[in-house]
Molecule: SAM riboswitch aptamer (S box leader)
Organism: Woeseiaceae bacterium
RNA sequence: AACUCAUCGAGACCGGUCGAGGGAUAGGCCCAAAGACGCCGGGGCAACCUUCAGGACUAACCCUCCUGAAAAGGUGCCAACUCCUGCGAUGUCCAGCGGACAUCGAGAGAUGAGGG
Repeated sequence: AACUCAUCGAGACCGGUCGAGGGAUAGGCCCAAAGACGCCGGGGCAACCUUCAGGACUAACCCUCCUGAAAAGGUGCCAACUCCUGCGAUGUCCAGCGGACAUCGAGAGAUGAGGG
């Protein structure tokens, strides 16, 4: 790395530096010389690992799950719903074999924990 599980409509800035693209991917649509993206310093957001409390299960404890709190440490993150869509199903509308919209699911992606 593969693979497994969970989550992904909330939240979060200032300065320095660099100098042309960046937002994974395709099409859109956005950001960007009034300096994006990246890197550095400081700051912050959040709560996956962690700690504590209550509850569920249990004869009881542990494990596991739910709810809440904490935030020192390990990560992560600080434009836009994972920016939207892509594949499938269902439904509604137009009223015609096509189009639009909505919902759900899958795939892909990101992050964490395990794994190795």